[in-house]
Bacterial RNase P class A from a bacterium, 371 nucleotides, folded computationally. Its Rfam family is "Bacterial RNase P class A". Its Rfam clan is "RNaseP clan".
RNA sequence: GAAGUAAAAUGAAUGGUCGCACUUCUUUAGAAUUUUCUAAAGUGUGAGGAAAGUCCGAACUCCAAAGAGCAGAGUUCUUUGUAACGCAAAGGAGGAGAAAUCCUACGGAAAGUGCAACAGAAAAAAUACAGCUCCUUUUCAGGAGCAACGGUGAAAAGGUGAGUUAAGAGCUUCACCAGUGCGGAAGUGAUUUCGCAGCUUGGCAAACCCAACUCGGAGCAAGUUCAAGUAAAGGAGGAUGAAACUGCUCGUUUCGUUAAAACUCCAGGGUAGAACGCAAAGAAACACCUGGCAACAAGUGUUCAAGAGAAAUGACCAUUGCUUACUUUUAUUGGUAAGAACAGAAUUCGGCUUACAUUUUUGCUUCAGAU
Numbered sequence: 001g002a003a004g005u006a007a008a009a010u011g012a013a014u015g016g017u018c019g020c021a022c023u024u025c026u027u028u029a030g031a032a033u034u035u036u037c038u039a040a041a042g043u044g045u046g047a048g049g050a051a052a053g054u055c056c057g058a059a060c061u062c063c064a065a066a067g068a069g070c071a072g073a074g075u076u077c078u079u080u081g082u083a084a085c086g087c088a089a090a091g092g093a094g095g096a097g098a099a100a101u102c103c104u105a106c107g108g109a110a111a112g113u114g115c116a117a118c119a120g121a122a123a124a125a126a127u128a129c130a131g132c133u134c135c136u137u138u139u140c141a142g143g144a145g146c147a148a149c150g151g152u153g154a155a156a157a158g159g160u161g162a163g164u165u166a167a168g169a170g171c172u173u174c175a176c177c178a179g180u181g182c183g184g185a186a187g188u189g190a191u192u193u194c195g196c197a198g199c200u201u202g203g204c205a206a207a208c209c210c211a212a213c214u215c216g217g218a219g220c221a222a223g224u225u226c227a228a229g230u231a232a233a234g235g236a237g238g239a240u241g242a243a244a245c246u247g248c249u250c251g252u253u254u255c256g257u258u259a260a261a262a263c264u265c266c267a268g269g270g271u272a273g274a275a276c277g278c279a280a281a282g283a284a285a286c287a288c289c290u291g292g293c294a295a296c297a298a299g300u301g302u303u304c305a306a307g308a309g310a311a312a313u314g315a316c317c318a319u320u321g322c323u324u325a326c327u328u329u330u331a332u333u334g335g336u337a338a339g340a341a342c343a344g345a346a347u348u349c350g351g352c353u354u355a356c357a358u359u360u361u362u363g364c365u366u367c368a369g370a371u
Stems, first nucleotide, its partner, number of pairs: 001367009012320007020046003025042007048342001052353002055351005060219004067250004072215005077091005092106001093104004107210002112208002114204002129150001131146006158177004162172002178200002180197007223276004234266004241255005284303005290297002322339006
């Protein structure tokens, strides 16, 4: 210097003028008068790293309270973290890469069912097509043995070499490797490693399925309170009844028992306004310190940083900065012009996923050159 890889930052800055929303606080004026309300001025604050997706997990609210089973859904190597998670951190195994590093839908195939077209002799507790060896035989042909060599295929009864054999074969008193079983050592564990044993009949579960673990439902348009309003005043069900527990069954509880019942359903009529939820105060943010490889946790201190309710957070001007092009200069020294992404809160948090112009920083890997 180049290429690669991992993790971050930024998302233009400053000033002025005018405007919009909220208001802890201050002043003035008016109204009300326990509180307080309205207006003006001042002060203070005012969209994101993803606010997006609505994919997970919660806080909170309601279903009065409290359950069980089935169905259904989700997760799936190990340990740790967390309020929790399908998330994060650190590891293991397998794979890709020269390496740094990256990816994984990573429990079970003798519990059962199923799939692998075609080819091939045969596709799993599955094989003799071509072929090799021996015996009978004039020949044809027949019998016995083989699964090494050949063929088909994505895949064919552990793999390679040597020996034995009629020819072969883990057949082996042989060597190395793989799987499986037993045992030792290390580790919390997944697992790794060493030794012995000749024990050696596949693949797919991101096929149905089995195993373990987890899971009430609905959602701020949740819900709470106040005000207003209601007709010719209806129809059906209804006692082994109705309703709630928001899939079903049990179970529990509440209402109610011959009536114009509570309640449920159908049709129709009226009102559809105000306040709260909501000063956003939290599993909160930032800094320091301690523990931990880390995620993170405890402690101390400081801070409160939009709150609308169809939706405010804006417009203009000047200067500076950044990028690109042209020109000028010893020189990004000066000048001119153009440009700047993805995209906007709506109860609030912890994550994941997706989109993204420009510029900057740091660690590591490899190559080349110079000193």
Model confidence (mean pLDDT): 77 of 100.